[in-house]
Context: one part of a larger RNA
RNA sequence: UGACGGGGGCUCACACAAGCGGUGGAGCAUGUGGCUCAAUUCGAGGCAACGCGAAGAACCUUAUCCUAGGUUUGACAUGGUUGGAUGCUCUUAGUGAAAGCUAAGUAGGCUGCCCUUUGGGUGAAACUUCCACAGGUGCUGCAUGGCUGUCGUCAGCUCGUGCUGUGAAGUGUUGGGUUAAGUCCCCUAACGAGCGAAACCCUUGUCUCUAGUUACCAGCGGAUUAUGCCGGGGACUCUAGAGAGACUGCCGGUGUUAAACCGGAGGAAGGUGGGGAUGACGUCAAGUCCUCAUGGCCUUUAUGCCUAGGGCUGCACACGUGCUACAAUGGCUGGUACAAACCGAUGCGAUACCGCGAGGUGGAGCAAAUCGAAAAAAAGCAGUCUCAGUUCGGAUUGCAGGCUGCAAUUCGCCUGCAUGAAGUUGGAAUCGCUAGUAAUCGCAGAUCAGCUACGCUGCGGUGAAUAUGUUCCUGAGCCUUGUACA
Numbered sequence: 001u002g003a004c005g006g007g008g009g010c011u012c013a014c015a016c017a018a019g020c021g022g023u024g025g026a027g028c029a030u031g032u033g034g035c036u037c038a039a040u041u042c043g044a045g046g047c048a049a050c051g052c053g054a055a056g057a058a059c060c061u062u063a064u065c066c067u068a069g070g071u072u073u074g075a076c077a078u079g080g081u082u083g084g085a086u087g088c089u090c091u092u093a094g095u096g097a098a099a100g101c102u103a104a105g106u107a108g109g110c111u112g113c114c115c116u117u118u119g120g121g122u123g124a125a126a127c128u129u130c131c132a133c134a135g136g137u138g139c140u141g142c143a144u145g146g147c148u149g150u151c152g153u154c155a156g157c158u159c160g161u162g163c164u165g166u167g168a169a170g171u172g173u174u175g176g177g178u179u180a181a182g183u184c185c186c187c188u189a190a191c192g193a194g195c196g197a198a199a200c201c202c203u204u205g206u207c208u209c210u211a212g213u214u215a216c217c218a219g220c221g222g223a224u225u226a227u228g229c230c231g232g233g234g235a236c237u238c239u240a241g242a243g244a245g246a247c248u249g250c251c252g253g254u255g256u257u258a259a260a261c262c263g264g265a266g267g268a269a270g271g272u273g274g275g276g277a278u279g280a281c282g283u284c285a286a287g288u289c290c291u292c293a294u295g296g297c298c299u300u301u302a303u304g305c306c307u308a309g310g311g312c313u314g315c316a317c318a319c320g321u322g323c324u325a326c327a328a329u330g331g332c333u334g335g336u337a338c339a340a341a342c343c344g345a346u347g348c349g350a351u352a353c354c355g356c357g358a359g360g361u362g363g364a365g366c367a368a369a370u371c372g373a374a375a376a377a378a379a380g381c382a383g384u385c386u387c388a389g390u391u392c393g394g395a396u397u398g399c400a401g402g403c404u405g406c407a408a409u410u411c412g413c414c415u416g417c418a419u420g421a422a423g424u425u426g427g428a429a430u431c432g433c434u435a436g437u438a439a440u441c442g443c444a445g446a447u448c449a450g451c452u453a454c455g456c457u458g459c460g461g462u463g464a465a466u467a468u469g470u471u472c473c474u475g476a477g478c479c480u481u482g483u484a485c486a
Base pairs, nucleotide, nucleotide: 001486002485003483004482005481007480008479009478010477011476012475013474015470016469019433020432021431022430023429026324027323028322029321030320031319032318033317034315035314042053043052065310066309067308068307069306070305071304074133078132079131080130083127087110088109089108090105091104092103093102094101095100112122113121114120115119135299136298138297139296140295144293145292146288147287148286149284151282156195157194158193159192160191161190162171163170164169175186176185177184201276202275203274204273206244207243208242209241210240211239212238216233217232220231221230222229247270250264251263252262253261254260326426330385331384332383333382334381343372344371347366348365352361353360354359392423397418398417399416400415401414402413403412439462440461441460442459443458444457445456
């Protein structure tokens, strides 16, 4: 100087408390361990691995996965070298699961440049022989770059000069207040400065101006069973560009005449208005050599490459994360409303018709504020069920179908009929959340032929309760103290 303490002081955080809803019990989905297997490819391992890499494992993907078959200048790159029109396309036969291998055919087509037109030369592209080399998702993340997680959006981490100390070092950065903040003020052997905090950026909330198409429709006119449908309008909504606005600016009180805090006014918004992006010096030899790059090592008729089939989906069991429930604040049936965001050309696909339905036929319109996906669902209205293992719950299984795709057996999704399991609110324990939040309800997108999505990332609808406290648990910051630790 640090680190540590079941030492002290101060402070903070959904850390506890106060509340709301979960997990742990059931069924299923998914990941992991274990077991099994010819193989169940590899990585990730307290928080910070376990719906993680994987924003999509039937083939492909896919890999030192396994079993087979094949290949050796190679699936791919560059250079040299041999050959000479051998080449490519095509046809046939054998073998084969395919990949490929072998053999035959010149009937046809394609094939650069120069001289020339019977043809000759050259050698480009392609092919072929040989050689350098290619190749490796092989090892080492404890050789590395890059990227990332975490403490933590915590308030810290440092430097120059000066001063103090023999020195390591200290001071500044401590102290008194204050703040979300090393934020600001005051004091001060310190005076300044840098990286962080804040601000600058995006978005949302209010208003003004500009501009009105594909959006809008107040007033005027027309038309319709009806609809901004048409003429028109530039008011409103909205769209999207530019501005304004919030700064403790104003008032009162407290405070050291300070920083600031408390209350109030005005205001759409008030003290960082809400949300996002943004992550200091460093820690964990944290993670990744399987994104990529790369040192070293290993491999080179194989640990490379091609192919078929299988596996990654295996199931006495254990754990994590979720979904659906156990019902009446509910289930079912019928009628009827109200979003935002986003996607669409090998695409979205309307009206119509067929089918109980999944779906099919068909194809209007739309490169989309124009057309389509599109039905929002909870909510509200009416009816029914009356507390039951039920009109709750839907697992499982049987049959019959639909779709995608060469192909749904291993191993896809969906529909109809039938079947109708466990489950009556869950032990010890444990998680999330402070407001448009929790809870609850649907919608969209990426990946994608299809899908295991109940996942992930967004979007809106409805919309609470509690906390004005810091004794305790956990983690963190500052000061101080002890130490046989570094």